[in-house]
């Protein structure tokens, strides 16, 4: 220098997912008031004075996204986030814009997990992400102490980062 195999732990991500919540919400029906538009934008088309839309009351009444016990699969830059580029999808039909989502590539940051505070997303005080502070933990280095008996183990403190650390093999 290269290759292979490993370790950290409430470890990471995927799939299925009881269950809670979303919510007595949206929608639908009936009645009453009002009275011309409504279908996110443009066009087409449909529908509307046999009452659009809005408001109020009564009745009926979901789902998606997000969370999640448990099971299972793949793994240890596992994975996540930011930026750039490309592709695809999204409302009756066509087209377009904004916004959002998904996939791939390049690049930057983060060892892992928790708590608190702030911000954003969200129905949400759940949860996710980011930042700051702080705690625990694994690893390496330095220092100190103790024990072994010859440089090894244990404990404590301080500090660093995964392009790291440990083990084996190969080459120089």
């Nucleotide at each position: 220098a290269g290759a292979u195999a490993g370790a950290g732990g409430u470890g990471c991500a995927g799939a299925u997912g009881a269950c809670a919540a979303a919510a007595g919400u949206a929608g639908c029906u009936u009645u009453g008031u009002u009275g011309a538009g409504u279908g996110g934008c443009g066009g087409u088309c449909a529908u509307g004075u046999u009452g659009a839309g809005a408001c109020a009351a009564a009745g009926u009444g979901a789902a998606a996204g997000g969370g999640g016990a448990a099971u299972u699969u793949g793994c240890c830059g596992a994975a996540a986030u930011g930026g750039a580029a490309a592709u695809u999808u999204u409302a009756a039909c066509c087209g377009a814009a904004a916004a959002a989502a998904a996939u791939u590539u390049c690049u930057a940051u983060u060892g892992g997990c928790g708590a608190u505070a702030u911000a954003a997303a969200u129905a949400a005080u759940a949860u996710u992400u980011a930042u700051a502070u702080u705690g625990c933990u694994g690893u390496c280095a330095u220092u100190g102490a103790a024990a072994a008996u010859a440089u090894u183990u244990u404990c404590a403190a301080u500090g660093g980062a995964g392009u790291g650390c440990u083990a084996u093999c190969u080459g120089u």
The RNA shown here (Lysine riboswitch aptamer) has 172 nucleotides and comes from uncultured Fusobacterium sp. The organism belongs to Fusobacterium, within Bacteria. Its Rfam family is "Lysine riboswitch aptamer". Gene Ontology term of the family: lysine biosynthetic process. Its mean pLDDT, the model's own confidence on a scale to 100, is 80. The sequence is in RNAcentral, with records from MGnify.